[in-house]
Parts: sequence; structure tokens; C1' cells
RNA sequence: AUGAUGAUUGCGGGAGAGUCCUUUUAAAAAGGCGCCGAAGGAGCAAGAGGUCCGCUUGGCUAGGUGGAACCUUGAAACUCUCAGGCAAAAGUACUGCAGUCGGACA
Repeated sequence: AUGAUGAUUGCGGGAGAGUCCUUUUAAAAAGGCGCCGAAGGAGCAAGAGGUCCGCUUGGCUAGGUGGAACCUUGAAACUCUCAGGCAAAAGUACUGCAGUCGGACA
């Protein structure tokens, strides 16, 4: 199920930060200084699970419970600034509408 989560296509919306300096120099490339965070990427809390230790128990490799330490897991629009970006254009997480795939794995 008159089709969710998810993925994808088209048309829209969509911020931030130097049209900085030098190299013959508008853009691009290289170098330099200064910045942004919403492609992508990376990091983390509480919690959960486990190892270990203590208590509980007549006893236990069982159950319950507590705990320093260690390990695993654990989110983002938070943080980092690797990548990307800092006039316009293009692009951008996210989102509206209309389709397509898919089929309850939400």
C1' cells in the first nucleotide's frame, strides 16, 4: 500500500567570507598575507554494551546492584578547516512543486 523511510531527475528558493598584494595580468595559474563553513571529509556528549573489581548469596561460571580504570558504539546546522570557497557567474547543505525507482527494510 490512494505507497512511508530512502534514492534520483527537472524547474524554483538558497547564506557566509579580500573584485587584497606580487609576477607584463580582466579571468585563470603560481607565490604571499587575511578570512568563510552549507559540496565532501574528520572529531566529540549523554546514554548503551562489554572487560575488571566490590557487595548481595549456604555456594555459583547464574541473577541483582554499585564503581575507579579500559574497550566498543554513539548526533548535528556543534567543532576542525584537510578539501572547497571569499565581485558577478557557476556551485553549495537544506528546502517547495512535479515526476521516476523502490516497496514497509519505517